[in-house]
A computed fold for a 73-nucleotide RNA from an Oscillospiraceae bacterium, annotated as transfer RNA. The coordinates come from a structure-prediction model, not an experiment, and the mean pLDDT is 81. Its Rfam family is "tRNA". Rfam links the family to the GO term triplet codon-amino acid adaptor activity. By type it is a transfer RNA.
RNA sequence: GGGGCAUUGGCGCAGUUGGGAGCGCGUUUGACUGGCAGUCAAAAGGUCAGGGGUUCGAAUCCCCUAUGCUCCA
Repeated sequence: GGGGCAUUGGCGCAGUUGGGAGCGCGUUUGACUGGCAGUCAAAAGGUCAGGGGUUCGAAUCCCCUAUGCUCCA
């Protein structure tokens, strides 16, 4: 220098024939219990890595950039 893959709540991930952003753990609150733990219920928490483009509509398609991993030179 070139190719490929990954980037989504605090953490680990799903979601890619374009249209509802979700799961587990964690956190907070409430109930049960004398209390802790535990169980159950509810809630908060995301500019979907950043920018631009296509489209009625983009986490998803295209281009550039950033970071990490990997292959080639």